RNA sequence: AGUGCCUCCGCGCCGAGUGGUCCGGGUGUGCGGACCAACGGGGGACCCAAGUCCUUCCGGGGCAAACAUGGAGAGGACAUGACCGCGAGGUCAUGCGACUCCAUCGCAGGCCACUCUUCCGGCCUGAGCCCGUCAGCUAACUCCGUAGGCGCUGGGAAGAGGACGC
Numbered sequence: 001a002g003u004g005c006c007u008c009c010g011c012g013c014c015g016a017g018u019g020g021u022c023c024g025g026g027u028g029u030g031c032g033g034a035c036c037a038a039c040g041g042g043g044g045a046c047c048c049a050a051g052u053c054c055u056u057c058c059g060g061g062g063c064a065a066a067c068a069u070g071g072a073g074a075g076g077a078c079a080u081g082a083c084c085g086c087g088a089g090g091u092c093a094u095g096c097g098a099c100u101c102c103a104u105c106g107c108a109g110g111c112c113a114c115u116c117u118u119c120c121g122g123c124c125u126g127a128g129c130c131c132g133u134c135a136g137c138u139a140a141c142u143c144c145g146u147a148g149g150c151g152c153u154g155g156g157a158a159g160a161g162g163a164c165g166c
Stems, first nucleotide, its partner, number of pairs: 011151004018037007038146006048136001057076002059134001060131004067106001068104006078095007107126006114161007
């Protein structure tokens, strides 16, 4: 001097995941319960939509930005063809295809620190989870959540607003 780890304080980011009152516990923080507000999600009429059976090829649906297109692979079931078997049935090939992987200049989402909008540029993401055979929209009504995980990013221009200083 650099890098990594741990702890504390401050600032900031994704996300709905925040604020307050009371009671209890605790005494470094992070806790539990009740209530109010705020934010967010689901269910749920008429009308509208959809529909001729429902259901299935691997149901359907929800949260989320987490889709689309192309390519490669592809189990089970089914269909077709060929072969074997007295028969039950079996083998091979092709098709279909849930699912898996890769690519993308498509489309979508995030950050570049006063806030919002637009443009340019740069850097990233397109995961994961849940319901349980069931749910279109949907007023009244009703149910549920208020987590979790991160950070050196701190570029440019325009408009509006705000803050601070004089």
Molecule: c-di-AMP riboswitch aptamer (ydaO/yuaA leader)
Organism: Sandaracinaceae bacterium